[in-house]
Context: one part of a larger RNA
Order: sequence, then structure tokens, then C1' cells
RNA sequence: GGAUGAACGCUGGCGGCGUGCCUAACACAUGCAAGUCGAACGGGAACCCUUGGAUUCGUCUGAGGGGGAGAGUGGCGAACGGGUGAGUAACACGUGGGUGACCUGCCUCAAAGACAGGGAUAACUGCUGGUAACGGCAGCUAAUACCUGAUAGACUCGCUGAUUCGGUUCAGUGAGUAAAGGCUGAGGCGCUUUGAGAGGGACCUGCGGCCCAUCAGCUAGUUGGUAGGGUAAAGGCCUACCAAGGCGAAGACGGGUAGGGGACGUGAGAGCGUGACCCCCCACACUGGGACUGAGACACGGCCCAGACUCCUACGGGAGGCAGCAGUGAGGAAUAUUGCGCAAUGAGCGAAAGCUAGACGCAGCAACGCCGCGUGGGUGAAGAAGGCCUUCGGGUCGUAAAACCCUUUUCUGAGGGAAGAGCAAGGACGGUACCUCAGGAAUAAGUCUCGGCUAACUAUGUGCCAGCAGCCGCGGUAAGACAUAGGAGGCGAGCGUUAUCC
Repeated sequence: GGAUGAACGCUGGCGGCGUGCCUAACACAUGCAAGUCGAACGGGAACCCUUGGAUUCGUCUGAGGGGGAGAGUGGCGAACGGGUGAGUAACACGUGGGUGACCUGCCUCAAAGACAGGGAUAACUGCUGGUAACGGCAGCUAAUACCUGAUAGACUCGCUGAUUCGGUUCAGUGAGUAAAGGCUGAGGCGCUUUGAGAGGGACCUGCGGCCCAUCAGCUAGUUGGUAGGGUAAAGGCCUACCAAGGCGAAGACGGGUAGGGGACGUGAGAGCGUGACCCCCCACACUGGGACUGAGACACGGCCCAGACUCCUACGGGAGGCAGCAGUGAGGAAUAUUGCGCAAUGAGCGAAAGCUAGACGCAGCAACGCCGCGUGGGUGAAGAAGGCCUUCGGGUCGUAAAACCCUUUUCUGAGGGAAGAGCAAGGACGGUACCUCAGGAAUAAGUCUCGGCUAACUAUGUGCCAGCAGCCGCGGUAAGACAUAGGAGGCGAGCGUUAUCC
């Protein structure tokens, strides 16, 4: 000098674009953050219309039609999106390969098919337990829910033969496995099996990237084999048996620290430092463990168990998990609103209309950062008043002010008023941006420094005191170094200080 997710002191006019718990992965009140489909299914409240009966004129009740709330079965989604960086020195990440050892819902293309049946169950009704959370028993019912049989050139498994380095490919043969002919607004949307694709994922591997040798030896599923189990799949992944191996100064093992990368800062570069925001990957979701469902999870707003903590309880038993968005307490030098909207973008569901969405788009707060603009412009005295200095002559603040002329960025008021929306309507932002008119210099300057480094000097006070200080060093009676004042220099809506990096 540059840089910062900064903080602190003094000061502070506006706009645009960004950024904003770096500390306690501390604890959390409250609200919201994942739903959707009635064109899968049964049922159906409120309410409305028509109509009948009763009536103490308050109303009660029956039938038909419409209407569709809340709940339930079922499907898809909830594994995405959003957060955090605790753990992890590891195939976690980056990069290059491999899988003849693999999986893949929705989507695209292609081939074939959907025949015949069955039994339940929630909702609901009745009874009933419990403070509650939540149940129990009996009865009724539907489906694209569930089950059985048939069909099978495809697929899976076995056997035989050929083929291949091999688990590949082909032929024969045996066994096994499908479906919802449902919904429809009649166009379609779906269902089953198989092949291919796209996108996604899993596993293996070469190389690369921290510190300590005051860590030198480490290892028993350890290293390899055989057989089996397990998985989508190779494999000590697991088990039994057999062998005795495997790693290590090219740093094993141990300890410390740490999410990795694209990137970011600095630097001429080499390098050094960093990993906020944005993007990719990983890991985690109160702590630890476990599986279930599913194409996909060992699952942030799912389940079970254990633990700590908090809450409710009728003491028998229950409920909870903000490292989602706001917000609260605590910690801290320190970090924002319990806002608006689905109008846009992308997402889930739906045939669609649409619904949902603290993703996202916006607004609010903060000079936290970068950038831009303004706080007026011209004329104006050999120079007012006043301050300061003075050799008392004067010098300086200083064209500075006043005064006169001008302008209106900004400001205030009034009027108009968007684009963002492909296609009629539809805009949170927003009566915002922007445009026009009017008014009036009006609403707007500080901060640090002035001994040398280092641009900028005098006076007074103080008297090794009070104080200053980045280094050298100033201060003990004329201090350009302390304090104040005048003046000056630097930067400027900022200026200094502190911290950290180059």
C1' cells in the first nucleotide's frame, strides 16, 4: 500500500447493487416452512330449492333435487427444495480411469399383453376403556387397496451342449413370475411384462492437496485362500475351516488441527494466506443405536429403543426436538422483520381449472462494503466586523462573508404513471421507478493529523506533573512532540483506531 461477513470512537444528506451470529452443533415461547388428486373409492356436514305433516306460531319433522366442508381408504410427492460445518486426514474431496461386479420411480422410443374369479377392511353405526395421548369389542361397505387361478415368444432360476480369457453369447429343456379394461368431459389418461435411451445413483482404482519423529514400530478378521451367507453388486462385508501373513523413514501406527473443491485476498510472478456470499460434492439434524416403508432414506419438520433436558398429568401414563423463515433468552466486541406475495422463476400434485410453497420474488433494518450524486454557481475590498499573531508598522483567516445576479441536482408540494404478463383477464413490489409543473439556496460536513519517518506552525497553559507515543523518542519554566486556541495539511459521508492476511 492492498484486503475484510469486521468491531470500536467521533460524525452522518440521498440513491443503486450487494452483504449481514465469524461466539454457544447453547436452550427455545408463538406462528408459518409439504402437500395435492373427487377424472382411483365408499360415504357425506353446513347451506340452498321444491314439496308434505305437526304447531303452544317460537319452531319441530318427512320426501325429492342441488351442494360439496371436515374426516377416511387409495395414488403420487414428502429422499427434492431450505439449514448447518459438529464429525471426518477419509476414495471425504479434486482430477483421470474401470464395473464381463451393479441399480434406477417419473420422462422418451420400441415390442407384446390386460382373461376368469375371490375374501376383507377403514370411514360409518352401536357398545365400551382412559384426565389425556390413544384405544378395545361387535356389525355394515367400496376401489386403480389386497389375494387366487389362467396365459408367457419376454424375464428369473436350474440342467445339457456349443461359444468366450472369463459369470459373455447362442440353442435345447424343466420350473416360476403379470395386469386395473379402471377413470373419462370420449380427445385421452392410466395398468402389466420386456428391450433401448436420457438423466440420476452405487462400488473399485492411479495421482494430488495440513502439522508433530519430543509419535518408530503397528496389526488377530489382522493378510491371503476354500466353502457358505449377505447385497442391486465385487469384496473379511460377515461366518466356519486352513495357511502365516500384511503395513512401515518414499513416514506405518499414534497425537493435534481441519469439511473438500470451483474460487477469494495479495503479489510483477513464483508463491503465501483464506474457504463469508454464489456454484459443485460430502457429512450432520437434541446425543447414541436400529431398522421399516419405498425406485430411491437408515430419512431435519417419519417410526422404534436407550440417554440428557423441557412440558402436561386425575400419578396410572403421555408430549417435544428451529444446524427451515421470522422471533426469544443466553454467550459475545458484534450481526436484521414474529413483514408482503405466489405477479415472475423453478418445484410437488392434478387431464385441467387450480391448490401448496418462509424455495423464490419483493419490501423493512444496518455507511457493513462497492459505486454514483449532493451539501450550490458567478460577481464581489489593496480587504468590513470579529478571532489569532505582531517587531504595533502590520500580517492572517480572506473572495472567505455580507451584498447583487443565477441555477434547482437534491428537498417539499401537486398532477400523470409504467415495463416486468408469450394469450382475454391477472403485478406482491407500488401509486414504486420515471415524467411534468410549482416553491425556495433553500434540507445536508465531518474526521484525523501538523518533531523526524510524513504533507502541514505559531501563541498560551503546564513544568519528568498532567499527559503523548507505530518506531526513534517528547515533558524537570520560553515544549513546533502534552493541553487549548488560531492557522495549516490529508481524506471526505465519511474519517480515525483495533484485529487478521498478503

The part of an RNA shown here (small-subunit ribosomal RNA, 5' domain) has 502 nucleotides and comes from a metagenome. Rfam family: Bacterial small subunit ribosomal RNA. The RNAcentral record of the full RNA draws on SILVA.